[in-house]
Context: one part of a larger RNA
Order: sequence, then structure tokens, then C1' cells
RNA sequence: UGACGGGGGCCCGCACAAGCGGUGGAGCAUGUGGUUUAAUUCGACGCAACGCGAAGAACCUUACCUGGGUUUGAACCGCACGGAACAGCCAUAGAAAUAUGGUCUCCCUUCGGGGUCCGUGUAGAGGUGCUGCAUGGCUGUCGUCAGCUCGUGUCGUGAGAUGUUGGGUUAAGUCCCGCAACGAGCGCAACCCCUGCCCUUAGUUGCCAGCGGUUCGGCCGGGAACUCUAAGGGGACUGUCGGUGAUAAGCCGGAGGAAGGUGGGGAUGACGUCAAGUCCUCAUGGCCCUUACGCCCAGGGCUACACACGUGCUACAAUGGCGCAUACAAAGGGUCGCGAAAUCGCGAGAUGGAGCUAAUCCCAAAAAGUGCGCCUCAGUUCGGAUUGGAGUCUGCAACUCGACUCCGUGAAGCCGGAAUCGCUAGUAAUCGCGGAUCAGCACGCCGCGGUGAAUACGUCCCCGGGCCUUGUACA
Repeated sequence: UGACGGGGGCCCGCACAAGCGGUGGAGCAUGUGGUUUAAUUCGACGCAACGCGAAGAACCUUACCUGGGUUUGAACCGCACGGAACAGCCAUAGAAAUAUGGUCUCCCUUCGGGGUCCGUGUAGAGGUGCUGCAUGGCUGUCGUCAGCUCGUGUCGUGAGAUGUUGGGUUAAGUCCCGCAACGAGCGCAACCCCUGCCCUUAGUUGCCAGCGGUUCGGCCGGGAACUCUAAGGGGACUGUCGGUGAUAAGCCGGAGGAAGGUGGGGAUGACGUCAAGUCCUCAUGGCCCUUACGCCCAGGGCUACACACGUGCUACAAUGGCGCAUACAAAGGGUCGCGAAAUCGCGAGAUGGAGCUAAUCCCAAAAAGUGCGCCUCAGUUCGGAUUGGAGUCUGCAACUCGACUCCGUGAAGCCGGAAUCGCUAGUAAUCGCGGAUCAGCACGCCGCGGUGAAUACGUCCCCGGGCCUUGUACA
């Protein structure tokens, strides 16, 4: 000077408390450990590994295993020599890769040769092989925490201190005052984006708002008011009033206002810590393999299953389940695509092709909600696992190993021990919708809107953190 303390003081955070909903019990999905296996490829391991890399493992992917093949090689590139095409098509063998045979056979030229391709040789390729404790880059975490430093000066023999401590204040090293300090940098804040109010500009979306027509649909004429769309601007600054405070910074209350005291949300992550993670994105030092640890192919595996754990989904019902009817979104995606009407099928879906390069057409129905009816507490009209049968779709191909539909079957489960998680407002809870990946496959992930709570006395305690101080045999 740090770090640490079951030392002290001050102060924060869904840290506790208050409250709401879960997890831990059941079934299933998914990841992991373990076990098994020819292989079950590899990495990630307290918080900060475990629906993580994987925003799509039937083949491919694929790195693993078994078997079949190959050796200048699948791709790149230099030289030497030799050669004429290589490819394609056909036949045979084969699981394919491929091999053999047949057929077909180059271009330019100044005739020296050049280009392309094949073969041989060589220099060399190739490696998801090892080392993240040799590295770059990127990332997680403490932590959006309020800190981390420098120049000059001053103090100290020195390490170093001071500034950065103190009195107030703030979300904040935020600001004010004081002070041997005076300034400055990286952080904080602001500048950026979305959202909440208004105005302007613009109208092939929207509007009987006012007029006319109407087969009644903004459908047509027409209009630029309104909604909206998307570009610009305004608006909030403790500006104003009262109180309080050191006449300061600020704090409390009020007015006005769509909005107050950082309005709400996002992007943004200081010096550093964890030899944290990644040599399987990529790059790269060193080491290792070189008829194999490289390369091609078929099949299998990554999907195994006595078990254990994490994360989720669905439930255990009446604030519910079922049937019929009916209302209201936002944000997205679509030409190798989205696919309407109509017809067929109980249905998944099929036929069909209108329209749409999309504020124009389509995906599309939003669901919870509301109205009426049934069920009456029952392992049930709850719950849907499991399983028999029949099908649909994608795809060369659904046996291992896809999703979905219909009929039958109807398991566990009656609210979950110790323990443990999330959340402070348009939040939790609950309801559906879209998208990326993608031929197909979503209970995961990333977004969108609908309905919409309860509680916070307080800071003693648990956890993490900041500042000052104290002890130390630790560095």
C1' cells in the first nucleotide's frame, strides 16, 4: 500500500422483510453426470457449465465407429519431363466411392511455342491432431458497481502519501463548501435509438368527418379535416411559487403541463480480477501425423438406459372442462415464395390456381374475453402419458430415428419434505400471434401485442457491493 476479520461507523441493491407466482412430488420434453457401447465425436463444471457452442444430428451436417477404397491426393500453388484432351454418354461389377471396357475426342499460333487438361517426379499440400498454462481476436464475470489514474507542486530517508480525505448532497468521484494543493484523463451524465404530447410537410392506408351515387363493402365520385404512416421541428430546464438548508449544492410540497425532477425502455461496460472460456468460427508460435492422426464412400452412432441432477412444458380441475354463437391486436414473413375463393376429406391434408416483388394480395384464425347451454366434486365430461390400428405431408429415403391427423386405449397425478427461484408497474401472473434456423421437424430461443394485480413497516438479520476507520504473525 493492499487483502482479510464471526472489528466499528455511514450507505446502496428484489439482499432480507412485505406480497404474488413458481421449482423441489407426477407424466413428458430437453441438457448434463453416470453406466452401457464397435462408436455412443468434442468442448463448457459454484455464482459466471448443465433448452450452453447447436438460430434445426433421418442421409448430408459429422468431427465418432465398422467396413470398402485412395496416396501430389477433394481444394491451392511452383518447376521438370511425357502426353492429348479431361469431362460427358453407354455397358459391366459394386452398397457407393470407384474400377474396367466402348464411344466421343481441345483452343490460339508469327509453327518457336502458349493456354487448358491428364500422367510421372519433386518442392510441397492436408490434419475439427496436442498445448487457451506460448498467443491474437472475441466473450463471460465482479458490474451500469462508482470507481481507476496522471502532470506539476508539497510532505516523507523510503515504500508511498496528498489531490481522491473532511461537512453536506446525489442514481453517480453528481454537485456545493472547506482544505497544500492546483489542474487534467479514462469512467458517471449528456450527445444516439425506441416510446409518451403537439405542430409543419406529404397524401392510391385511413375518412359519411361534410356532399352526391350505391349492387351497401370507403364500393364509386370526391375530399386532405381526423386516424395512420415517416421526415423535420417544438416540448422538461428544478424554469416557476412556497417551505427548508450554510445567504450553497440540494431536498420537500404546490401550480401549470401529455409528461416532471435521470418521464419509461434500449444501445453504451473505466483501470483491472478470475493463468475464467474459446487452438472445434477465424488467425497463429511450438510439438506431432505424412500409403495416414490426410482424403472419398456406404452403413451405423451422436436418439443407448438400472439410475442422479439442472432447465422447461402439461396437469392435478368448477375463477374449471366441453359445445354452439360472437368481438377487439401488435409486430413480422412471402417470387426456388406466401398462396385466396371454390370443391373433396371427420381430420392432418388434397385438388385448384385468383392475387401479390406486397401500407394494395396472402400467411390470418388472434386467444384469453363475451352470450347461451351441459357437466356437480367424481380419479370425473379433470388429466393426458402409454399403447393397438388406420392415415397425411416433407424428402432419393422416415426400420434404427421426423412432424402431424383420426378411431380405440386411457397411466401417474387430488397442489408437492428438507430446501430453493423470479418479480416493485403496464411489472408479476395469465392469453394468444410472429420470426430466425429450416426440404421436413420447437414445450427451446428472439420478438409482438391483449387482460392485468398484490406488497414494501423497515434495514436488526442472510447474500453481494461502495466509502471512511481499526487490528493483523497474511502478500

A computed fold for a 475-nucleotide part of an RNA from an uncultured bacterium, annotated as small-subunit ribosomal RNA, 3' major domain. Its mean pLDDT, the model's own confidence on a scale to 100, is 86. It matches the Rfam family "Bacterial small subunit ribosomal RNA". Rfam links the family to the GO terms structural constituent of ribosome and ribosome. The RNAcentral record of the full RNA draws on ENA, Greengenes and SILVA.